[in-house]
A computed fold for a 73-nucleotide RNA from a Candidatus Aenigmatarchaeota archaeon, annotated as transfer RNA.
Rfam family: tRNA. Rfam classes the family as a transfer RNA. From the family's description: Transfer RNA (tRNA) molecules are approximately 80 nucleotides in length.
Its mean pLDDT, the model's own confidence on a scale to 100, is 81.
RNA sequence: GCCAAUGUAGCGUAACUUGGCAGCGCGCAGGACUGUGGAUCCUGAAGACCGGGUUCAAAUCCCGGCCUUGGCC
Repeated sequence: GCCAAUGUAGCGUAACUUGGCAGCGCGCAGGACUGUGGAUCCUGAAGACCGGGUUCAAAUCCCGGCCUUGGCC
């Protein structure tokens, strides 16, 4: 340099095919329970890599850029 994949909450991940309220696990905060803690239960906060386009509507489709990973040279 070329090609491909990937980017979603603090961490890991699902939904993308077929556009329609963004979920789950761990963690975190508050509460219940407990002599304390743990475990368990309830509640809560927190997220779409960036820019543009299409559309009534984009995490999802299209274009460009960037990060990371892999392959080729």